[in-house]
RNA sequence: GGCCAUAUGGUAUAGCGGUAUUAUGUCGGCUUGUCGCGCCGAAGAUCGGGGUUCGACUCCCCGUAUGGUCG
Repeated sequence: GGCCAUAUGGUAUAGCGGUAUUAUGUCGGCUUGUCGCGCCGAAGAUCGGGGUUCGACUCCCCGUAUGGUCG
């Protein structure tokens, strides 16, 4: 340098073009003599920039980062 894959809450993940899922962690409440466990609830994310579309995490293009592969 060519090609391929990946990028989503703090962490790990799902996602048929139509309200972004779940677990864990965090916070609040219930429970307990206290902590913990358990139960209920809340906040928290689409790598960046363009394009297509009524509508994009999703499709297209150009980048960035990481990994793989070929030379």

Record summary: Transfer RNA from a Clostridia bacterium, 71 nucleotides, folded computationally. Its mean pLDDT, the model's own confidence on a scale to 100, is 83. It was read from a public genome assembly. Rfam family: tRNA. Rfam describes the family as follows. Transfer RNA (tRNA) molecules are approximately 80 nucleotides in length.